[in-house]
RNA sequence: AAAUCUUAAAUAGCGCCAGACCUUUUUAAAAGGAGACGAGGAAAAAGAGUUAUCGAAAUUUCGGCGGAUGCUCUUUAGGUUAUCACAACCUGAAUAAUAUACAAAAAUUAUAAGAAAUUAUAAAACAAAAAUAUUAUAGUGAUUAUUC
Numbered sequence: 001a002a003a004u005c006u007u008a009a010a011u012a013g014c015g016c017c018a019g020a021c022c023u024u025u026u027u028a029a030a031a032g033g034a035g036a037c038g039a040g041g042a043a044a045a046a047g048a049g050u051u052a053u054c055g056a057a058a059u060u061u062c063g064g065c066g067g068a069u070g071c072u073c074u075u076u077a078g079g080u081u082a083u084c085a086c087a088a089c090c091u092g093a094a095u096a097a098u099a100u101a102c103a104a105a106a107a108u109u110a111u112a113a114g115a116a117a118u119u120a121u122a123a124a125a126c127a128a129a130a131a132u133a134u135u136a137u138a139g140u141g142a143u144u145a146u147u148c
Base pairs, nucleotide, nucleotide: 014066015065016064017063019062021033022032023031024030037055038054039053044076045075046074047073048072049071050070077091078090079089080088082143083142084141085140086139094137095136096135097134098133099132100131108123109122110121111120112119113118
C1' cells in the first nucleotide's frame, strides 16, 4: 500500500457501469469525466403478472444491469348510495365539480478546485399530480318509515 473481517450512518429519479459520448498532443491503448431535477408515495390478508405516479428541464435525464412503497387481475374481509341482497366504484375506504401550494435542478451571474473534460457553493425565480375542505349526484329488486 492492497485485500479481508467487524461496527455505524445515509440513499428509492435510488445505486453501479467494460456500450456510445467528452478530456488528456490522441486513431488504437491507458488514465480520467459525465451518465435522473425535485414533488409524491407502503399499510386488511393471500396469490399471480408487469416497461412503477406527477410535472420541471433538456434532447446523453442516450444505452445497459440491479433494486424500489406503483399499476392490473382473482379470492377473502371491509367501506359508500335510508335498510338488506346483488351490481357498480373504492381500501380508512363512491364519483364528479370548485377552491387552496415558498419544489429543485437546468439556464444567468459571481467565487473556488482541476492541465482539461468537469465539480462544488451562493443569489433570485417558475410546476403538476397528490392531499384537504366544500357542494352536487348515485343503479335493480324487496322491505320499513314519513309525506301527499